[in-house]
Molecule: Lysine riboswitch aptamer
Organism: Levilactobacillus lanxiensis
């Protein structure tokens, strides 16, 4: 000086990623209470048992009026912090919590094994949501970084830049040491 490959630091992509904070907006005039009026024996309604337990004519339940009057999960501006598989998400496995009792079951956390996504962004359907919010899944579009081929420009003290087109992915790029081979 080159070179594949290993490890090690640093670093980029930009509506980048997540975490915690404070008001707000919607959730809603909704759940829910109280009272007044009807009605008049049950009810505790996510699945099943049993007939255990609580209220219950001193009025279950349901239905009308009035009046009071929330919350959580999600969200977007803001700030503060940690980041560049940041993260997030599926599939099974285990724990553990789960609905007036029991039992299971959804949903909740959380451990692991694997696996998908370069990054946001828009259109469809599904699914959870109170929701056109947002999350998630499956399928498209454009766009944008980054290698790698190719064609063009530009340049020649340069060539490390521009652009147009294919195509692959973050176990990835780029920059740097350490060691190793090669000259």
């Nucleotide at each position: 000086u080159c070179g594949a490959a290993u490890a090690g630091a640093a670093g980029a992509g930009g509506u980048g990623c997540g975490a915690c904070c404070a008001a707000c907006a919607a959730g809603a005039g909704u759940c829910g209470c109280u009272u007044u009026c009807c009605u008049g024996a049950g009810a505790u309604g996510g699945g099943u048992c049993a007939a255990c337990a609580u209220c219950g004519c001193a009025g279950a339940u349901g239905g009308a009026a009035a009046g009071c009057a929330a919350a959580a999960g999600g969200g977007g501006c803001g700030g503060u912090c940690g980041c560049c598989g940041a993260a997030a998400c599926c599939u099974g496995c285990g724990c553990g919590u789960g609905a007036g009792g029991a039992c299971a079951u959804a949903g909740c956390g959380u451990g692991u094994a694997g696996g998908u996504u370069g990054g946001g962004u828009c259109c469809u359907g599904g699914u959870u949501g109170a929701a056109u919010a947002a999350a998630u899944c499956a399928g498209g579009g454009a766009c944008u970084g980054u290698c790698g081929c190719a064609g063009c420009c530009g340049a020649a003290u340069a060539g490390g830049g521009g652009u147009u087109g294919c195509g692959g992915g973050g176990c990835g790029c780029u920059u740097u040491c350490a060691a190793c081979g090669a000259u």